A computed fold for a 348-nucleotide RNA, annotated as Bacterial RNase P class A. The sequence was found by an Rfam model in a public genome assembly.
RNA sequence: UGAGCAGCAUAGAUGGUCGCACCUGCACGCUCCGAAAGGACGCAGGUGAGGAAAGUCCGAGCUUCACAGGGCAGGAUGCCGGAUAACGUCCGGUGGAGGUGACUCCCAGGCCAGUGCAACAGAAAUAAACCGCCCGUUUUCGGGUAAGGGUGGAAAGGCGGGGUAAGAGCCCACCGCAUCGCUGGUAACAGCUAUGGCACAUGUAAACCCCAUCUGAAGCAAGACCGAACAGAAAGCUAUACGGUUGCCCGCCGUGCUUUCGGGUAGGUCGCUAGAGCCUGUCGGUAACGGCAGGACCAGAUAGAUGACCAUCCGCGACAGAACUCGGCUUACAGUGCUGCUCAUUUA
Numbered sequence: 001u002g003a004g005c006a007g008c009a010u011a012g013a014u015g016g017u018c019g020c021a022c023c024u025g026c027a028c029g030c031u032c033c034g035a036a037a038g039g040a041c042g043c044a045g046g047u048g049a050g051g052a053a054a055g056u057c058c059g060a061g062c063u064u065c066a067c068a069g070g071g072c073a074g075g076a077u078g079c080c081g082g083a084u085a086a087c088g089u090c091c092g093g094u095g096g097a098g099g100u101g102a103c104u105c106c107c108a109g110g111c112c113a114g115u116g117c118a119a120c121a122g123a124a125a126u127a128a129a130c131c132g133c134c135c136g137u138u139u140u141c142g143g144g145u146a147a148g149g150g151u152g153g154a155a156a157g158g159c160g161g162g163g164u165a166a167g168a169g170c171c172c173a174c175c176g177c178a179u180c181g182c183u184g185g186u187a188a189c190a191g192c193u194a195u196g197g198c199a200c201a202u203g204u205a206a207a208c209c210c211c212a213u214c215u216g217a218a219g220c221a222a223g224a225c226c227g228a229a230c231a232g233a234a235a236g237c238u239a240u241a242c243g244g245u246u247g248c249c250c251g252c253c254g255u256g257c258u259u260u261c262g263g264g265u266a267g268g269u270c271g272c273u274a275g276a277g278c279c280u281g282u283c284g285g286u287a288a289c290g291g292c293a294g295g296a297c298c299a300g301a302u303a304g305a306u307g308a309c310c311a312u313c314c315g316c317g318a319c320a321g322a323a324c325u326c327g328g329c330u331u332a333c334a335g336u337g338c339u340g341c342u343c344a345u346u347u348a
Stems, first nucleotide, its partner, number of pairs: 001344010012313007020048007029041001031040003050319001054330002057328005062219004074215005079093005094108001095106004109210002114208002116204003130149002132145005157175002160172003176198001177196003181192004223270004230263001232261006241255005278295007314317001
């Protein structure tokens, strides 16, 4: 210098004006809305979306319902160890795959418990003789043979030698595989040695299934409290009653009225944001993470705020917007900057 690998940060900047939501302080009227509860109106100050707020895919907190205990069914997970409130997440390893490398990827238990499936091709797909080879017979047929050819993703371990009529783990060396043992490791597993000639003989469990572990359901429109209206119940008053019509009487019209209890609609309050959270430092740990110390308070609406305009500047700005909260995963994303590492080339 070029090409890469891994991990982070940022998400136009500064100032001004007007507006919106919430909070705090002051002000607080014979004010306004409302039956009430409660709310509105003024001034000043403060705060006001994200790394994914998204998908709602996992795991929790919280809430209501259910629940003696145990089991079945259903669902989820699946190498080992650790982290964590928990997880299907994360970290570190083992094994396998890819890359020269930094590094990346893997739903990685069990097909001698059982069952299913394996198109086409091919003689034959779990059972074998199409061609070829050998023997006998020589029209042809019978027997042996899995070395060679051919089909296929897969054809009874690979390769070399011996052996044989021709062949074959039939025998032997090496490699592979399986098993016993020893050594190392917490473990997955690795290394070494010995034994077995290799079996019931292939693959598939992101096929049923088996084994082990975990698992009650629904979700903040959860739910708690207050509570007009309106069902319902009880007591009382009654046609000489009560309400309306005109202040009163007559007249006329209507038939219940009052109080209490009560479920609970509209409406209101809470849940609601101070949290297994965030920032900084330090200590322990390879790491995920944990301990300690210090610091800041950082949206909280309920028809739902976070916007508009102006000025200056630059490299002219992506994906996208809270609605109970938190830990993850997944997906979307313009540009810029930083750190560590690898490979190639060049120069000193």
Model confidence (mean pLDDT): 76 of 100. Its Rfam family is "Bacterial RNase P class A". Rfam's curators write: Ribonuclease P (RNase P) is a ubiquitous endoribonuclease, found in archaea, bacteria and eukarya as well as chloroplasts and mitochondria. The family's RNA type in Rfam is ribozyme.